RNA sequence: ACUUGUAUAGUUUAAUGGUUAAAACAUUUGCCUCAUAAGUGAAUAAUGAUAGGUUCAAAUCCUUCUACAGGUA
Numbered sequence: 001a002c003u004u005g006u007a008u009a010g011u012u013u014a015a016u017g018g019u020u021a022a023a024a025c026a027u028u029u030g031c032c033u034c035a036u037a038a039g040u041g042a043a044u045a046a047u048g049a050u051a052g053g054u055u056c057a058a059a060u061c062c063u064u065c066u067a068c069a070g071g072u073a
Base pairs, nucleotide, nucleotide: 001072002071003070004069005068006067007066010025011024012023013022018056027043028042029041030040031039048065049064051063052062053061
């Protein structure tokens, strides 16, 4: 320099272009207990971009950019 892939919550993963983006663990908190643990209910929190395009509708498709990983020279 060229090329392929990945990017979603604090972490690990889901989500045929169509409901209010789902779940587990973690965190906070209620119940339970003399107290802790365990159990159980609830809450908080995310689509890499102040970008463009396609579409009635984009986390999803296309373009550009950024970061990371791999490949070729």